The RNA shown here (transfer RNA) has 73 nucleotides and comes from a Thermoproteota archaeon. Its Rfam family is "tRNA". Its family is annotated with triplet codon-amino acid adaptor activity in the Gene Ontology. Rfam classes the family as a transfer RNA. The source organism's lineage runs through Archaea, Thermoproteati and Thermoproteota. The coordinates come from a structure-prediction model, not an experiment, and the mean pLDDT is 80.
Order: sequence, then C1' cells, then structure tokens
RNA sequence: GGGCCCGUAGCUCAGUGGUUAGAGCGUACGCCUCCGGAGCGUAAGGUCAUGGGUUCAAAUCCCAUCGGGCCCG
Repeated sequence: GGGCCCGUAGCUCAGUGGUUAGAGCGUACGCCUCCGGAGCGUAAGGUCAUGGGUUCAAAUCCCAUCGGGCCCG
C1' cells in the first nucleotide's frame, strides 16, 4: 500500500429500514437475612465511532474519515 471483518451502556454482546434502543454481568438503592460477597425487586447509565448522503422514516442501506483485528504484498 491492497483486501476482508468489526466499532451499540462500565464490560461481553443482541438488534439486519418502522412505535419508547435491549439482554447478561457489573453499579446504586430497597427487601430478605444472625451477617451478606448468596437470593428477590427497583433504578440509574447510550451524541448507536465521526461527518455526509439515500428514504416519509436509518443503529440498520451508500460514501468518506478515524480506531481495532486478520490476511496479502
């Protein structure tokens, strides 16, 4: 330098055009308990990497850029 894949919550990931963007773990609080690091419940937490385009509508499709991984030279 070229090709392919990936980027969504603190972490690991789902979501593949349509209402309010979700799960597990973690965190905070409450309940329970002799105690709680076990069990149960509730809550907080997101510019969906960045910019632009297509569309009535984009996390999702297209382009560029940035970052990560693998392969080729």